This is a predicted structure of a 433-nucleotide part of an RNA (large-subunit ribosomal RNA, domain I) from Plasmopara viticola. Rfam family: Eukaryotic large subunit ribosomal RNA. Clan: LSU clan. RNAcentral holds the full RNA, with entries from SILVA. The source organism's lineage runs through Eukaryota, Stramenopiles, Oomycota, Peronosporales and Plasmopara. Its mean pLDDT, the model's own confidence on a scale to 100, is 80.

Context: one part of a larger RNA
RNA sequence: AUCAGACCUCCAAUCAGACAAGAAUACCCGCUGAAUUUAAGCAUAUAACUAAGCGGAGGAAAAGAAACUAACUAGGAUUCCCUCAGUAACGGCGAGUGAAGCGGGAAGAGCUCAGACUGAAAACCUUCGGGGAUGUAGUCUGGAGAUGGGAUAUCGAAUCUCAGGAAGCCGAUAAAGUGGUCUGGAACGACACGCCGUGGAGGGUGACAGCCCCGUUCGUAUCGGUGGAAAGAGAAAGUAGAUACCUAUCAACGAGUCGAGUUGUUUGGGAUUGCAGCUCAAAGCGGGUGGUAAAUUCCAUCUAAAGCUAAAUAUGGAUAGGAGACCGAUAGCAAACAAGUACCGUGAGGGAAAGAUGAAAAGCACUUUGAAAAGAGAGUGAAAUAGUACCUGAAAUUGCUGAAAAGGAACCGCUGGGAAGCAGUGUGCGGGC
Numbered sequence: 001a002u003c004a005g006a007c008c009u010c011c012a013a014u015c016a017g018a019c020a021a022g023a024a025u026a027c028c029c030g031c032u033g034a035a036u037u038u039a040a041g042c043a044u045a046u047a048a049c050u051a052a053g054c055g056g057a058g059g060a061a062a063a064g065a066a067a068c069u070a071a072c073u074a075g076g077a078u079u080c081c082c083u084c085a086g087u088a089a090c091g092g093c094g095a096g097u098g099a100a101g102c103g104g105g106a107a108g109a110g111c112u113c114a115g116a117c118u119g120a121a122a123a124c125c126u127u128c129g130g131g132g133a134u135g136u137a138g139u140c141u142g143g144a145g146a147u148g149g150g151a152u153a154u155c156g157a158a159u160c161u162c163a164g165g166a167a168g169c170c171g172a173u174a175a176a177g178u179g180g181u182c183u184g185g186a187a188c189g190a191c192a193c194g195c196c197g198u199g200g201a202g203g204g205u206g207a208c209a210g211c212c213c214c215g216u217u218c219g220u221a222u223c224g225g226u227g228g229a230a231a232g233a234g235a236a237a238g239u240a241g242a243u244a245c246c247u248a249u250c251a252a253c254g255a256g257u258c259g260a261g262u263u264g265u266u267u268g269g270g271a272u273u274g275c276a277g278c279u280c281a282a283a284g285c286g287g288g289u290g291g292u293a294a295a296u297u298c299c300a301u302c303u304a305a306a307g308c309u310a311a312a313u314a315u316g317g318a319u320a321g322g323a324g325a326c327c328g329a330u331a332g333c334a335a336a337c338a339a340g341u342a343c344c345g346u347g348a349g350g351g352a353a354a355g356a357u358g359a360a361a362a363g364c365a366c367u368u369u370g371a372a373a374a375g376a377g378a379g380u381g382a383a384a385u386a387g388u389a390c391c392u393g394a395a396a397u398u399g400c401u402g403a404a405a406a407g408g409a410a411c412c413g414c415u416g417g418g419a420a421g422c423a424g425u426g427u428g429c430g431g432g433c
Base pairs, nucleotide, nucleotide: 027058028056029055030054031053038045042092068075069074079106080105081104082103089097090096110308111307112306113254116139117138123136124131125130145250146249147248148247149246150245152244153243154242155241159235160234161233162232168226169225170224171223172222173221177193178209180191181190182189194211195210196200202214203213204212259280260279261278262277263276264275265274286303287302288301289300290299343350344349363390366377367376368375369374
């Protein structure tokens, strides 16, 4: 000096893994927030703590184990239903608005952090990087509880090894005529005979099929696979641990929070029901509540300012399944069809019409005229007067054909006569039985 590798710092990507800002939104939670309207006017009020708008989640959400209700012989988380009750209360006390306790039901379930203690410098967690003595883990949660002592009693694991084979899911199995005669394109029809039935629901098949096919009934069926639950046996072990009683000593419990003032808003909440802003701002035999402000006093009842929690409840969205005294193509969704389509509007937006050949396309080969479309034959078919403008094919209306009428509007009423067609009957003749 060159080459290669490792290392450091980085780039890129259809990059491992992790994350989710988007969509949808019927029900749910939080925020924001009108007016039409009503008051026979209108401003508070009402509409309404609604609609529109924004954000967020789940199969449900939210709420939830009392700083509750009460004043009783007291009850005892939440949610929902009936009732309370159109009551108490609010309200230009007008229009109107409008709960809760109790009681009866549905459902039913209780819990853990912080704080205090122990502590062997971790007895814990970990994504293995770390977190952690400024405290991880354990014990405890006010209903209590901790620590020590006493006498007992009643319960009693986890885990491991066997054994076991449930629910669920997937697949398979499973009654009885395609017998005779006739009609017909076709028998699923008629007639005369059978069979099954815990199956005669329903659908299909060339016409009306219990017995042709799929199903239907038995049925919480049987078999195979998958799956792996519970009971049971043994060991651990009557071990760890838990509960109950007496006694002694302790005994911590959530702050710019409660509360007060004021402003706004909300409520049935009225000298203030809840919420929010600002100012002030606590206590610990304390604090909150006790529906009329304040003082004094007594009583009752809970323990806020941290958190989790199934069920009963909701559901115009989505997914899967079942049914109907619903509609049957101008009905029923706007939409039975290439429907939120075609089309209209700059746009927001508005928004149709439109189902059926046949059993089977067998969807008219071929010939002929014509440039072709088409026509005339021919052919398919049960049928083409079923020919992809297709089942049936009404009416107004139009063409063609036939019949009738005639100088009076058409037309209407009454009353006679006639024509054509149809039906019935009689007679004669011919044919069949």